[in-house]
Context: one part of a larger RNA
RNA sequence: CCCUCUCUAAGGAACUAGGCAAGUUGACCCCGUAACUUCGGGAGAAGGGGUGCCUCGGUAGGGUUUAGUUGCAUAAACAAGGCCCGAGGAGGCCGCAGAAAAAUGGCUCUUGCGACUGUUUAGUAAAAACACAGGACUCUGCAAAGACAUAAAAUCGAUGUAUAGGGUCUGACGCCUGCCCGGUGCCGGAAGGUUAAGGGGAGGGGUUAGCCGCAAGGCGAAGCUCCGAACCGAAGCCCCGGUAAACGGCGGCCGUAACUAUAACGGUCCUAAGGUAGCGAAAUUCCUUGUCGGGUAAGUUCCGACCCGCACGAAAGGCGUAACGACAUGAGCGCUGUCUCAGAGAGGGGCACG
Numbered sequence: 001c002c003c004u005c006u007c008u009a010a011g012g013a014a015c016u017a018g019g020c021a022a023g024u025u026g027a028c029c030c031c032g033u034a035a036c037u038u039c040g041g042g043a044g045a046a047g048g049g050g051u052g053c054c055u056c057g058g059u060a061g062g063g064u065u066u067a068g069u070u071g072c073a074u075a076a077a078c079a080a081g082g083c084c085c086g087a088g089g090a091g092g093c094c095g096c097a098g099a100a101a102a103a104u105g106g107c108u109c110u111u112g113c114g115a116c117u118g119u120u121u122a123g124u125a126a127a128a129a130c131a132c133a134g135g136a137c138u139c140u141g142c143a144a145a146g147a148c149a150u151a152a153a154a155u156c157g158a159u160g161u162a163u164a165g166g167g168u169c170u171g172a173c174g175c176c177u178g179c180c181c182g183g184u185g186c187c188g189g190a191a192g193g194u195u196a197a198g199g200g201g202a203g204g205g206g207u208u209a210g211c212c213g214c215a216a217g218g219c220g221a222a223g224c225u226c227c228g229a230a231c232c233g234a235a236g237c238c239c240c241g242g243u244a245a246a247c248g249g250c251g252g253c254c255g256u257a258a259c260u261a262u263a264a265c266g267g268u269c270c271u272a273a274g275g276u277a278g279c280g281a282a283a284u285u286c287c288u289u290g291u292c293g294g295g296u297a298a299g300u301u302c303c304g305a306c307c308c309g310c311a312c313g314a315a316a317g318g319c320g321u322a323a324c325g326a327c328a329u330g331a332g333c334g335c336u337g338u339c340u341c342a343g344a345g346a347g348g349g350g351c352a353c354g
Base pairs, nucleotide, nucleotide: 001349002348003347004346005345006344007343008342010340011339014338019335027051028050029049030048031047036041038172052093053092054091055090056089061085062084063083064082065081068078069077070076094098106333107332108331109330111328112327113325114324118130119129134170135169136168137167138166139165140164146156147155173320174319175318176317178250179249180248183247184246185243186242187241188240189239192238193237194236198232199231203227204226205225206224207223210219211218212217251269252268253267254266255265278312279309290306291305292304293303294302
């Protein structure tokens, strides 16, 4: 000097990003317990008091069991005695201290998030992430949809059958979930347009028996063969409609009231429609330490409000919410070597000297 412990005057969070760490509390019995609440809870809330030993005395009382008693009774009831458990009270004794050691909750208020118990990054993250009951949409009529898979077979789904099974989103509960179908997707429709293979075959090319020609060459049937127009021709797309707890979206400018300010009101442009309820400087607010109030002597955090929402908003749910949380924020009481500010001691290690 380091590690692991023990103690400390006065103060008591002044430490620090933050009470991190360490302390406080702690068992049992009794008293007593608020807001709020889904009436279960919250609750061990909080906050108090008691606890040893001796004597009365193993007392009062309780449990169990038996002789016996009552009884017509092998129903039943009572039950001295045995065994076990065992308060409360009175009197007394000792110590600084009686749950005498060990083990054994610190508490409260506030807000956010997630309802809850659960699950998770084996070895940096346990969480407000995942899951979850509950809600909704959608697919699937059974050789189901779906999964697996190169084809096939087989298997799962399921020895299930729409109160079932698959997919997606949301996430207890309470109050609710507004407007837009123009785009994209999905569903339905079938009149018209477009349209593949295929059908169809107008027409054209190659070849050449033959014919014409002195020749070069020309014409050219049938057959074979190569192209090939019109026309017919499904789904899809175009088209018509529906659908947002489908993917998604939910405006701008100007003016106006008898102080000022503001604008219930008016005008105009654009849109598929212009954000409803609720919430709001928020896990979302840039400007921003917004402004006001509270708490502090002093508060970029916190709580309550306001609303100019840079850039909340309704199942990528909105707003509340008792209970719950090794979650996150702020505050207080208690308590402390966290600190003012350091000291002493124990054990272990290191180093130096001997």
Molecule: large-subunit ribosomal RNA, domain IV
Organism: Candidatus Aminicenantes bacterium